Predicted 3D model of a 72-nucleotide RNA (transfer RNA) from Bacteriovorax sp. Its Rfam family is "tRNA". By type it is a transfer RNA.
[in-house]
RNA sequence: AGGCGGGUAGCUCAGUGGUAGAGCGCUUGGUCGACAUCCAAGUGGUCGCAGGUUCGACCCCUGUCCCGCCUA
Repeated sequence: AGGCGGGUAGCUCAGUGGUAGAGCGCUUGGUCGACAUCCAAGUGGUCGCAGGUUCGACCCCUGUCCCGCCUA
């Protein structure tokens, strides 16, 4: 220098054009003599950044930043 993969909630990750989700975590309540477990409710996001396409973008296109791998 070029190529590929990844960046989404505190963490691990889904989501391939039409309301952004799950598990774990955290908070409150219940259960229990108490803790754990269990049950219920709640808590959570500038979808790396900027622009473009579109009626509409996490998703498509362009540029760019960061992480990993490969080639030279």
NCBI's taxonomy places the organism under Bacteria, Pseudomonadati, Bacteriovoracia, Bacteriovoracales, Bacteriovorax.